[in-house]
RNA sequence: CGAGUCGGCUGGGCGGUCGCGUCACCUUCGGGUGCCGAGGAACGUCCGGACUCCACAGGGCAGGGUGGUUGUCAACGGCAACCCGGGGCGACCCGCGGGACAGUGCCACAGAGAACAGACCGCCCGGGCCCCUCGGGGCUCGGGUAAGGGUGAAACGGUGGGGUAAGAGCCCACCAGCACCCCGGGUGACCGGGGUGGCUCGGUAAACCCCACCCGGAGCAAGGCCAAGAAGGGACCCUCGGGUCCUGCGCAGGCGUUCGAGGGCGGCCCGCCCGAGCCUGCGGGUAGGCCGCUGGAGCGUACCGGCAACGGUACGCCGAGAUGGAUGGCCGCCACGCCCGCGAGGGCGUACAGAAUCCGGCGUACAGGCCGACUCGUCCG
RNA sequence: GCCCGCGUCGCCCAGCGGAUCAGGGCGUCUCCCUCCGAAGGAGAAGGUCGCCGGUUCGAAUCCGGCCGCGGGCA
Numbered sequence: 001c002g003a004g005u006c007g008g009c010u011g012g013g014c015g016g017u018c019g020c021g022u023c024a025c026c027u028u029c030g031g032g033u034g035c036c037g038a039g040g041a042a043c044g045u046c047c048g049g050a051c052u053c054c055a056c057a058g059g060g061c062a063g064g065g066u067g068g069u070u071g072u073c074a075a076c077g078g079c080a081a082c083c084c085g086g087g088g089c090g091a092c093c094c095g096c097g098g099g100a101c102a103g104u105g106c107c108a109c110a111g112a113g114a115a116c117a118g119a120c121c122g123c124c125c126g127g128g129c130c131c132c133u134c135g136g137g138g139c140u141c142g143g144g145u146a147a148g149g150g151u152g153a154a155a156c157g158g159u160g161g162g163g164u165a166a167g168a169g170c171c172c173a174c175c176a177g178c179a180c181c182c183c184g185g186g187u188g189a190c191c192g193g194g195g196u197g198g199c200u201c202g203g204u205a206a207a208c209c210c211c212a213c214c215c216g217g218a219g220c221a222a223g224g225c226c227a228a229g230a231a232g233g234g235a236c237c238c239u240c241g242g243g244u245c246c247u248g249c250g251c252a253g254g255c256g257u258u259c260g261a262g263g264g265c266g267g268c269c270c271g272c273c274c275g276a277g278c279c280u281g282c283g284g285g286u287a288g289g290c291c292g293c294u295g296g297a298g299c300g301u302a303c304c305g306g307c308a309a310c311g312g313u314a315c316g317c318c319g320a321g322a323u324g325g326a327u328g329g330c331c332g333c334c335a336c337g338c339c340c341g342c343g344a345g346g347g348c349g350u351a352c353a354g355a356a357u358c359c360g361g362c363g364u365a366c367a368g369g370c371c372g373a374c375u376c377g378u379c380c381g
Numbered sequence: 382g383c384c385c386g387c388g389u390c391g392c393c394c395a396g397c398g399g400a401u402c403a404g405g406g407c408g409u410c411u412c413c414c415u416c417c418g419a420a421g422g423a424g425a426a427g428g429u430c431g432c433c434g435g436u437u438c439g440a441a442u443c444c445g446g447c448c449g450c451g452g453g454c455a
Stems, first nucleotide, its partner, number of pairs: 001377010012334007020037002023034004039352001043363002046361005051219004058270004063215005068082005083097001084095004098210002103208002105204003120149002122145010157175006176200001178197008223291004232247006249283007262274004298317008335350006382454007391407004409425005431447005
């Protein structure tokens, strides 16, 4: 210098001016002043929690999730380190990565045969018939053979030798793989070495399933308080027109009140508990306020422990809470990008997006810019 | 805001316990019938199974992530 890998940060800046929202203070009640005012993803709502309400006798059977190991965290399907497998020359990346000798299922088409497999061609042996240049050849039948051809995603170890009628782990050597045993290392997944064995056992569990571990249901429109409230009814007052207060809707149909509807115990069954209302349709009323509501597994800096994720200690800080929903517009200078112009310059724009109970992750989107660590190649020293 | 469901020819649907299978109805096109049209009969075309990855020999189907649409909740 070129090519690349990984990680982190930023997300227009400064000044002026006019506005908007919460909160605090002041007020002559008109308003004024001050603080703060979107994000790394506020997004998707894919996981996990906090919080709230409901449930909290139990048993059985189903259901869902996770899946190398060790750690981390409030928890997790997250994260870190390591192991194994695969890819890359390498930095590094990818992996839903338990079990296929517990059982069941499936493996289309092609192919002779697809899971204790299989004789289509070929090879070999034997019988019959035919031909003959007497070496043999052809057809057919029976048998042997998985070394060769061919099919397929996949054909029941690979190479060499022996052996055989031809062959074959049939036998032997080496290699690969499997099972068991021993030694060493590691917390562990696992790794290294040695021995023995029969010679060899396909794939699929993001198919059923088995194993281990985990799992109550719903969600801030959760939930609580206040106000208002229509039809009808009741009570009281009354100037008989009405007014006030309380209750909190009406109609129709069906089922049901110990012959028990319905509800709860996450689903089903048993069982238990509550139990007088429940379901459907039609019509009507209110759709206001307050709390929950933002100070928290919080953020920053330094140090310590740890390879790291992360944890601990000290000090400092407060950084949105709307409810038709604030966070914006304009001007000047600068930065960047695009367009126009020969030029001076001019115009437009500033990625993705945007709070709504909160938090930890994951995933996805993102113009441009900055920083750090590392790898490979070439050249020079 | 929170929670569910669905995407398959032009339209409406089936298939979603993997191959034989992408199928049915309506519509479209061609031919027959008719003087012409409708109806009828015969035949044909037409689908990236919303998109991108993964598992598998093989994916509309199984798994993950996006995109779009619809519904419910005081």
Predicted 3D model of RNase P RNA and transfer RNA as a complex of 455 nucleotides. Model confidence (mean pLDDT): 79 of 100.